A computed fold for a 521-nucleotide part of an RNA from Persicimonas caeni, annotated as small-subunit ribosomal RNA, 5' domain.
It matches the Rfam family "Bacterial small subunit ribosomal RNA".
Taxonomically the source falls in Persicimonas (Bacteria, delta/epsilon subdivisions, Bradymonadales, Bradymonadaceae).
Its mean pLDDT, the model's own confidence on a scale to 100, is 89.
Context: one part of a larger RNA
RNA sequence: GAACGAACGCUGGCGGCGUGCUUAACACAUGCAAGUCGCACGAGAAAAGGACCUUCGGGUCCCGAGUAAAGUGGCGAAUGGGUGAGUAACACGUGAGUAAUGUGCCUCCGAGCGGGGGAUAACUAUCCGAAAGGGUAGCUAAUACCGCAUGAGACCACACCGGCUGCGGCCGGAGCGGUCAAAGCCUUCGGGCGCUCGGAGAUCAGCUCGCGGUCUAUUAGCUAGUUGGUGAGGUAAAAGCUCACCAAGGCCAUGAUAGAUAGCUGGUCUGAGAGGACGAUCAGCCACACUGGGACUGAGACACGGCCCAGACUCCUACGGGAGGCAGCAGUGGGGAAUCUUGCGCAAUGGGCGAAAGCCUGACGCAGCAACGCCGCGUGAGUGAAGAAGGCCUUCGGGUCGUAAAGCUCUGUCAGGAGGGAAGAAAACCCGCAUUGUCGGGCAUGACGGUACCUCCGAAGGAAGCACCGGCUAACUCCGUGCCAGCAGCCGCGGUAAUACGGAGGGUGCAAGCGUUGUUC
Numbered sequence: 001g002a003a004c005g006a007a008c009g010c011u012g013g014c015g016g017c018g019u020g021c022u023u024a025a026c027a028c029a030u031g032c033a034a035g036u037c038g039c040a041c042g043a044g045a046a047a048a049g050g051a052c053c054u055u056c057g058g059g060u061c062c063c064g065a066g067u068a069a070a071g072u073g074g075c076g077a078a079u080g081g082g083u084g085a086g087u088a089a090c091a092c093g094u095g096a097g098u099a100a101u102g103u104g105c106c107u108c109c110g111a112g113c114g115g116g117g118g119a120u121a122a123c124u125a126u127c128c129g130a131a132a133g134g135g136u137a138g139c140u141a142a143u144a145c146c147g148c149a150u151g152a153g154a155c156c157a158c159a160c161c162g163g164c165u166g167c168g169g170c171c172g173g174a175g176c177g178g179u180c181a182a183a184g185c186c187u188u189c190g191g192g193c194g195c196u197c198g199g200a201g202a203u204c205a206g207c208u209c210g211c212g213g214u215c216u217a218u219u220a221g222c223u224a225g226u227u228g229g230u231g232a233g234g235u236a237a238a239a240g241c242u243c244a245c246c247a248a249g250g251c252c253a254u255g256a257u258a259g260a261u262a263g264c265u266g267g268u269c270u271g272a273g274a275g276g277a278c279g280a281u282c283a284g285c286c287a288c289a290c291u292g293g294g295a296c297u298g299a300g301a302c303a304c305g306g307c308c309c310a311g312a313c314u315c316c317u318a319c320g321g322g323a324g325g326c327a328g329c330a331g332u333g334g335g336g337a338a339u340c341u342u343g344c345g346c347a348a349u350g351g352g353c354g355a356a357a358g359c360c361u362g363a364c365g366c367a368g369c370a371a372c373g374c375c376g377c378g379u380g381a382g383u384g385a386a387g388a389a390g391g392c393c394u395u396c397g398g399g400u401c402g403u404a405a406a407g408c409u410c411u412g413u414c415a416g417g418a419g420g421g422a423a424g425a426a427a428a429c430c431c432g433c434a435u436u437g438u439c440g441g442g443c444a445u446g447a448c449g450g451u452a453c454c455u456c457c458g459a460a461g462g463a464a465g466c467a468c469c470g471g472c473u474a475a476c477u478c479c480g481u482g483c484c485a486g487c488a489g490c491c492g493c494g495g496u497a498a499u500a501c502g503g504a505g506g507g508u509g510c511a512a513g514c515g516u517u518g519u520u521c
Stems, first nucleotide, its partner, number of pairs: 001521004006517005013377006019370002021335001026333003030330003035075003040072002049062005082288003092212007101205002106201007114148001116146002123138006153180004158175001160173005184193003214260003221251003226248008263285004267278004290311005313324004341367001343366003349363001350361004380410004390401004414462001416457005424448001429442004433437001465510005470491003476505005486493002
């Protein structure tokens, strides 16, 4: 000098764009953050309103409404969002491999969707329990579940042919035997959405390997599933991944093992570069979800707002037993030098479900708070005396603040008031067609927001501080103090004329900031 997710002191007018718990991966009140589909299925209220009857208590019917709430079933919930604890590791980066693999939804192609069965929730009845919840009996549906049929095909076993090969095997073809499917719903009757099996693609993921990026040798030896083999199990998949048996191996000064520290990267800061330091925001990958362990479901999890077990903690309890997990968004306590609103909206973008209307979405879009940062603007402009008053200094002549002020003439940014007032929004949806489309026409939809922006009104009116002035280092005098009080980044100032302390006048530098502290280069 530059930089910062900064903090502290003094000060503080406006706007735009960003950024905002670096500490206790400490504990959390409250609300919200993952639902959706009635075009898969069975069942199905109530209030309000209306009519009639009435013993004035009420009753019946219509409507509300095939609505609400709940249930079966499907898809989603594995994305999105948070955090950085752990991890020195194929975790990450980069480049390869998979002839050792999987892939729901999506796209393309091929083949098919026949005929049956038995249940079960909801519901009803009843019982247990304080609750959470549960038992028993009975009824019922399906795109829920289960046989049978069919098999282009796939898979398995046997034996054969061709091609390729990294010589392990892989790919293709024909044969024989065995195994394996399915579901309907809507319709304007044209079809549409689905379902099953197979092939290909796309996407995403698993696994393996080369190389690369911290410190300590005051850590020198480490290792028994350890290293390899055979067989078996297991996985989507190679493999001690697991197990039985056999062998005795494997790693290491090119640093094993141990310890310390740490998420990695694109990048960020600095620097002429080489390099050094860092890894907030944004993006990619990884890991984690109170702590530890485990599996279930599923295309995908060993699953933040799922389940089970154990533990710590908190809460409820009728003491028998139960409930919970903000490192989601806000917010609270605590810790700390220190870090925001318990806001608005799904209008846009994106996501889930749905044929669609639409519903959900603390993702996201916005608004709020904070000079935390960067950038821009303003706090007026012109004129105005050989120079008012006042302050300060003075050699008492004067000098200086100083064209500064006042005065006069203007301007109107920002703030204030008034009027007008957006873009971001056209898809979806509806209608049309010799053309069915990236087609034509039409309608609705804005949180921000009466915001941005424009015009007008009035008015210099409401808007400047902070640090420094001995040298380094731009800027000097007076008074007070008297090695005191104090200053200080280094050198050093202060003991009676201190440009170095404190105040004043003046000056210098930056400026809505200025200094100080911390950290990095």